[in-house]
A computed fold for a 1526-nucleotide RNA from an uncultured rumen bacterium, annotated as small-subunit ribosomal RNA. The RNAcentral record of the sequence draws on ENA, Greengenes and SILVA.
RNA sequence: AGAGUUUGAUCCUGGCUCAGGAUGAACGCUAGCUACAGGCUUAACACAUGCAAGUCGCGGGGCAGCACUGUGGUUGCUUGCAACCACUGGUGGCGACCGGCGCACGGGUGAGUAACGCGUAUCCAACCUGCCCUGCAGUGGGGAACAGCCCGGCGAAAGUCGGAUUAAUGCCCCAUGGCGUCCUCGGCGGGCAUCUAAUGAGGACUAAAGGCUUCGGCCGCUGCGGGAUGGGGAUGCGUAGGAUUAGGCAGGCGGCGGGGCGACGGCCCACCGCGCCGACGAUCCUUAGGGGUUCUGAGAGGAAGGUCCCCCACACUGGUACUGAGACACGGACCAGACUCCUACGGGAGGCAGCAGUGAGGAAUAUUGGUCAAUGGGCGCGAGCCUGAACCAGCCAAGUAGCGUGCAGGAAGACGGCCCUACGGGUUGUAAACUGCUUUUAUGCGGGGAUAAAGUGGGCUACGCGUAGCCCUUUGCAGGUACCGCAUGAAUAAGGACCGGCUAAUUCCGUGCCAGCAGCCGCGGUAAUACGGAAGGUCCGGGCGUUAUCCGGAUUUAUUGGGUUUAAAGGGAGCGCAGGCGGCCUUUUAAGCGUGACGUGAAAUGCCGGGGCUCAACCUUGGAAUUGCGUCGCGAACUGGCGGGCUUGAGUACGCUCGAGGCAGGCGGAAUUCGUGGUGUAGCGGUGAAAUGCUUAGAUAUCACGAGGAACCCCGAUUGCGAAGGCAGCCUGCCGGGGUGUUACUGACGCUCAUGCUCGAAGGUGCGGGUAUCGAACAGGAUUAGAUACCCUGGUAGUCCGCACGGUAAACGAUGGACGCCCGCUGUUGGGCCCUAGGGUUCAGCGGCCAAGCGAAAAGCGUUAAGCGUCCCACCUGGGGAGUACGCCGGCAACGGUGAAACUCAAAGGAAUUGACGGGGGCCCGCACAAGCGGAGGAACAUGUGGUUUAAUUCGAUGAUACGCGAGGAACCUUACCCGGGCUUGAACUGCAGCGGAAGGAGGCAGAGAUGCCGACGCCAGCAAUGGCCGCUGUGGAGGUGCUGCAUGGUUGUCGUCAGCUCGUGCCGUGAGGUGUCGGCUUAAGUGCCAUAACGAGCGCAACCCCUUUCCCCAGUUGCCAUCACCUCGGGUGGGCACUCUGGGGACACUGCCGCCGCAAGGUGCGAGGAAGGUGGGGAUGACGUCAAAUCAGCACGGCCCUUACGUCCGGGGCUACACACGUGUUACAAUGGCGCGUACAGAGGGCUGGCCGCCGGCGACGUCGGCCGAAUCCCGAAAACGCGUCUCAGUUCGGACUGGGGUCUGCAACCCGACCCCACGAAGCUGGAUUCGCUAGUAAUCGCGCAUCAGCCAUGGCGCGGUGAAUACGUUCCCGGGCCUUGUACACACCGCCCGUCAAGCCAUGAAAGCCGGGGGCGCCUGAAGUCCGUGACCGCGAGGGUCGGCCUAGGGUGAAACCGGUGAUUGGGGCUAAGUCGUAACAAGGUAGCCGUAUCCGGAAGGUGCGGCUGGAUCACCUCCUUU
Repeated sequence: AGAGUUUGAUCCUGGCUCAGGAUGAACGCUAGCUACAGGCUUAACACAUGCAAGUCGCGGGGCAGCACUGUGGUUGCUUGCAACCACUGGUGGCGACCGGCGCACGGGUGAGUAACGCGUAUCCAACCUGCCCUGCAGUGGGGAACAGCCCGGCGAAAGUCGGAUUAAUGCCCCAUGGCGUCCUCGGCGGGCAUCUAAUGAGGACUAAAGGCUUCGGCCGCUGCGGGAUGGGGAUGCGUAGGAUUAGGCAGGCGGCGGGGCGACGGCCCACCGCGCCGACGAUCCUUAGGGGUUCUGAGAGGAAGGUCCCCCACACUGGUACUGAGACACGGACCAGACUCCUACGGGAGGCAGCAGUGAGGAAUAUUGGUCAAUGGGCGCGAGCCUGAACCAGCCAAGUAGCGUGCAGGAAGACGGCCCUACGGGUUGUAAACUGCUUUUAUGCGGGGAUAAAGUGGGCUACGCGUAGCCCUUUGCAGGUACCGCAUGAAUAAGGACCGGCUAAUUCCGUGCCAGCAGCCGCGGUAAUACGGAAGGUCCGGGCGUUAUCCGGAUUUAUUGGGUUUAAAGGGAGCGCAGGCGGCCUUUUAAGCGUGACGUGAAAUGCCGGGGCUCAACCUUGGAAUUGCGUCGCGAACUGGCGGGCUUGAGUACGCUCGAGGCAGGCGGAAUUCGUGGUGUAGCGGUGAAAUGCUUAGAUAUCACGAGGAACCCCGAUUGCGAAGGCAGCCUGCCGGGGUGUUACUGACGCUCAUGCUCGAAGGUGCGGGUAUCGAACAGGAUUAGAUACCCUGGUAGUCCGCACGGUAAACGAUGGACGCCCGCUGUUGGGCCCUAGGGUUCAGCGGCCAAGCGAAAAGCGUUAAGCGUCCCACCUGGGGAGUACGCCGGCAACGGUGAAACUCAAAGGAAUUGACGGGGGCCCGCACAAGCGGAGGAACAUGUGGUUUAAUUCGAUGAUACGCGAGGAACCUUACCCGGGCUUGAACUGCAGCGGAAGGAGGCAGAGAUGCCGACGCCAGCAAUGGCCGCUGUGGAGGUGCUGCAUGGUUGUCGUCAGCUCGUGCCGUGAGGUGUCGGCUUAAGUGCCAUAACGAGCGCAACCCCUUUCCCCAGUUGCCAUCACCUCGGGUGGGCACUCUGGGGACACUGCCGCCGCAAGGUGCGAGGAAGGUGGGGAUGACGUCAAAUCAGCACGGCCCUUACGUCCGGGGCUACACACGUGUUACAAUGGCGCGUACAGAGGGCUGGCCGCCGGCGACGUCGGCCGAAUCCCGAAAACGCGUCUCAGUUCGGACUGGGGUCUGCAACCCGACCCCACGAAGCUGGAUUCGCUAGUAAUCGCGCAUCAGCCAUGGCGCGGUGAAUACGUUCCCGGGCCUUGUACACACCGCCCGUCAAGCCAUGAAAGCCGGGGGCGCCUGAAGUCCGUGACCGCGAGGGUCGGCCUAGGGUGAAACCGGUGAUUGGGGCUAAGUCGUAACAAGGUAGCCGUAUCCGGAAGGUGCGGCUGGAUCACCUCCUUU
């Protein structure tokens, strides 16, 4: 210090999440020791039991219990001792009692409290203060009681009543009286003030207590003053949230008088006045003890308030007072209430939020421990007593700190585990074993009376009390602890989480969107580093993780330190009170501000230095700090205040001028519609096309006249005016505003503006009017699957006017207002000035383009800022829920304003980029369309596929790019499928071991066969062992057309032979990326040329290769035959290689030449030349990539699966099924034909289990015999065509399916299931609907020939070959596909995309709701305990006084009306989330009607539609204008 997460990628905005620290924690796993600190956060819930406040006998009367003394008695008995009994306050002491002091401290808790409660700073001339210190003075005399005790009564008890007697440091009276208080007189002085008041004089009132003594004294008592300490009161400032709480207050605010109090005060009361608080937030509601401090943070800040310290409040709940120096009193009292307990039912008792402990609640928090030794407190003269304060111990990893679980050596890198494998290995791992060493800790034994101890008591010494010193004595809970030593022996001691990224650490197995994980992103659907286990690793370690909470990161509430054109965010606009801010010069002031000093800011904490526990934590000491508040000085720049002046801000006056600025009135023409009349006749109207509608009752059209309402053509513009909304015929009146010019005047009068007030398009509302047009709703007609729409015909509200309401819009520049400052160019409006004619300049506006700068991003803005600054206002803080609900305010209503939460998501967004897409645009290609020729789709058949069927109909291929495809040959085989019969080291291959044997095998038997049995015959090498070969047994491998083409290699299809796809360097951009590759021209082409922040290059294109077309050279058998010869007449033979041809090699074509066009590239020409002309034709060749395209069944291969079977052998069957559907073909439907006869001409191939020729036989398929050829030698060898004849338009002499019969051939075998031949039979079919395919020349069409596979063949298929041989292309609007540029986008698995709403289902939270329940608070009325106070004749008391009764007030109770808050609630409303439900298609492209905003009680299943007005955040084309470049 940052990181992950929105996207295909990018930048930004923005939320969510993580890494850190912390805790009074809890939970999970684990756990050796020590020190220190900590330990009910919940039920201020209820409490059993014990303890937590007593003490003083030196205040007192007394004496129950204890001890002693004394007296008496009895017993044991040694005359004295002991024991026992009784008596004895005489003594020590002392229960209970009177009295004093304490109990108001200490300890607990956080309920209440939003307050002078707390904090801080002040004030009290308005106050109190026991014990303590100090000063002064005093302490005389007397008296009456009440407890206890005693007697009696009541009661179960608690307790209580009556009588009698009695002491005191208890109480009372008298005396003295300074001070004090009060009254009167007087009044120095003091104070901010109400006021206070010295000194003096007179009067009245008021004190006391004794005890002990060694007689020295000590402890007390009373009054007054001072001090200290503690408390009380007042004030400034600070100290939560909510405005969906805006008004609150009746003792309320003040005065006068009084009461009361320690004191001030409406604290209380009477009277009078009517105030007081509040937007600087009163009142109300909710929450909460406050501070020192603690956590976090760089800080500012945020959060917290447990332990410790200070303050406050409380003590079962509420109220009340008493006592007292102090209480409204935790372990006191009274009353009321609730609860618990006791009870003899009549009555009583109690208050752990003290320490322990119990129950309950809860995720959760300890012992019914020890001691007063220390510290501290109470009482006491003291010894001492009491002290759950305190000090210790116990429990708990609940925190912090420290220590340990060993150290060194040790490689055969052991065994085992895990992983890999090229079988070598890697890792666990020096880890272990083993050897040596050490002993903290542990265990045992011993030492250690350590420190904490000073005091107390007694004695002595010194000085004046008292203090100090010395001696003796005595005091330790913890504790025989800390600490030290010895012995033993590595001995007693390691885990937790994690390992996909963030984030440090990876493999294997299991699982198979299951089980599960998850903080966020996300993992898991058969190869999971993400689940579970294992191995290994990483991090931390007596702990490690999880959960919860706080701060941080988060500049994500922004003071430090944010924003608002488009991301969330500028109010629709103006005026303007409060408020905030404010020009120049100057005087003064000193509030702000700065600075110095002083006071305070408790201690602890934190920080720094030092010190003490072995260290540390911890403790301790000193310092700084405590950023604050207050006081007093000083300063005067700035801000503020008072004052003086100024003119530039602002305003006023005057001249000129501008405009669709507003309001009112009047006037005008054109057009629409309607009415009347005329002319006139059959249609008009409307649309994509129609129809509804109108019209022979005369429409439309046309002419004239008339009526009425609304709007103002041209001018007109990017113009002008206005604050915005908005404003347009002309004229008049009234009103407002701006600009400019010149001086003059005022003298800061200014800017902004919460609340407020006013204005505010369209639509809407009320009342009244008006109504021509248009036109929600509605009706009809169309469209459509539907059409509640778009289109059409009608049409009501409305549109118009007056008055009133309403107050919203994409009310937009999505840009608040004001002022100042900062380069330029250009157009235009209004005014002025100069020059003057097209110019310049100035001010104010309206526009365009740019420098700088800005845009935390870009698009863009750019003197009209979104720049640089100042001031004020408004607004924003993730998306959805939702501008919704509730509440309140406004409105006639519609509705508007204000405006949440639960819940839910990991995003929602902005700008730009690359693609893809568009029922966007531009340019351009292609048999893409068009133009043509021939087909398919109809028929029959062949073949493939789907489907169905089946025991099986094996499998794969599935739009284009599957379907005569894998198959270039399914009767068995093939064959993978089915049925049945067999085999299990196996049908094939191979290693090792053992046994046996040549291998093999004619033939025979059984069987469907596989197979089983029998079986004549029958080896080699080597000296041997043995080997080769074979069989059997055992074993290790086998085998699988089983799965996964979505694990793969290889191969292939397609886009597409399309012209594209990229790179290096440079440049541009924050970046994705762009440029290059764009633009113009050109091309078949990213082909080339030109231009150019690009310059080059690569893969593609082209060329190089093959075939073909022409020529030349070489060569000449099997080819050829011009010349010569022979001949059986055939290149047959000799001969020859000229020609053809074959096979090699070469030439040729390059827009090279010419004309025209063009800058060039190039184009063009019925040009020349040439066999060929503009790539001559054809082929091979397929860029980066796309389709998880195809293939695990061609092959290979990872993983998974089967192993007497999913392997393998065999027989048979099936792949050939058949109601159908589709694709590809064949043959036809005929006369451009069929049939018959005759006649001619290819190329390329193939051939010895072959190709065949010839003769013969057969109608024929074919067969027999002879013969040629392993082939330029022999063989196969054309058909259409052509000639002649016939048929004559018909289901035919077309067509040949199907069927019957008879044959041929192949083959082990043609039944399922072959081909061919002959005879017979002769079906459908007469040119094929929608639709659709191929082809641009030697092409289509048509004709035959060959080959592969192959025994044969279901071939009409595939691959080749030649013969004959056309038609058409105007053209690119349209369909399809493609290329380039551009545009929009909410798409990016990319339009087969995305996405909206209703409905249906489940779950969740929430609003409303008749009511029901609960709560806190206020108000009225009734009642009213205790208690203070007031009043009070009878009673008590000598008296003071008490009592009684009454009154006021009040807690509480009852009752009533109303408000508020919460819960629940039949039903109901919408919302969110869910699986692949239903209906439609609203939005994103011009989204197919551009979208969106407001509005309409409009309309509709739903998205939505329509009307009116507005916006561009609309594409496209055209026009206009402007700008830019040349």